[in-house]
């Protein structure tokens, strides 16, 4: 410097499904006191008897987070995952997820099939636990194949 490959991996734009006729926002009617994303709290905040939460109808009606494709950069520890620590999302404290960074540790690469967690979604992605397959090397072996091992590896 080079390989692995169901479409190699990632970032960035573009577009398209989904979110979703769903939140919200208006209007009637019920409804009558509480509501402020999800748990738990707390009230000196805010919205509410000029009618909260809720439930029905109706009219207007989304984004983000995730995912696909395309382009097009940069690459082959590309890279994802996990654990910690800090950060950011309510009126304030806590907590759980999420969404960012830091840092360690894990994992040769995808697939299936079960099961747990994210998630609106079994779309997707990741953990565990199986099972064949597949690049690479080391050991047997004439072969074909067989064990094995790990990216700190192999050529």
């Nucleotide at each position: 410097a080079g390989a692995g490959g169901u479409u190699g991996c990632g970032a960035g734009u573009u577009u398209c499904a989904u979110c979703a006729g769903u939140a919200u926002u208006c209007u009637g009617c019920g409804g009558g006191a509480u509501g402020u994303a999800c748990c738990g709290g707390u009230u000196u905040a805010c919205a509410g008897a000029c009618g909260a939460a809720c439930g029905c109808a109706g009219a207007a009606a989304a984004a983000a987070g995730g995912g696909a494709a395309a382009c097009c950069c940069g690459c082959c520890g590309a890279a994802a995952g996990g654990g910690u620590g800090c950060g950011c999302c309510g009126g304030c404290c806590g907590g759980c997820u999420g969404c960012g960074u830091a840092u360690c540790c894990u994992u040769g690469g995808g697939c299936a099939u079960g099961g747990g967690g994210c998630u609106a979604a079994c779309a997707g992605g990741u953990c565990c636990a199986u099972g064949a397959c597949u690049g690479u090397c080391a050991u047997c072996g004439a072969a074909a194949g067989a064990u094995g091992g790990a990216g700190c590896g192999c050529u």